This is a predicted structure of an 84-nucleotide RNA (c-di-GMP-I riboswitch aptamer) from a Gammaproteobacteria bacterium.
It matches the Rfam family "c-di-GMP-I riboswitch aptamer". Its family is annotated with cyclic-di-GMP binding in the Gene Ontology.
The sequence was found by an Rfam model in a public genome assembly.
The source organism's lineage runs through Bacteria, Pseudomonadati, Pseudomonadota and Gammaproteobacteria.
[in-house]
RNA sequence: GUAUGACAAAGGCACACCUGUCGAAAGGCGGGGUCGCAAAACUUCCGGUCUAAGGGUUCGUCCUAGGGCAGCGGGGUUACCGAC
Repeated sequence: GUAUGACAAAGGCACACCUGUCGAAAGGCGGGGUCGCAAAACUUCCGGUCUAAGGGUUCGUCCUAGGGCAGCGGGGUUACCGAC
């Protein structure tokens, strides 16, 4: 350096749920929590999916993302440890 992921060691993250706060919502952030995670670190580039304020509308249980989800999958970028 490449590949790989031990019932190793050191440390890391934090589902559901509760709570405060921001938001139209989806959801984000802080605190608690600990289902899980070897990229559960970063990035919406591709697919998927959620929401629909605004806009559209045949007025409907409708359509629409410049809003979200990176813990849905793929791609890109970076990174701890070291048995083999």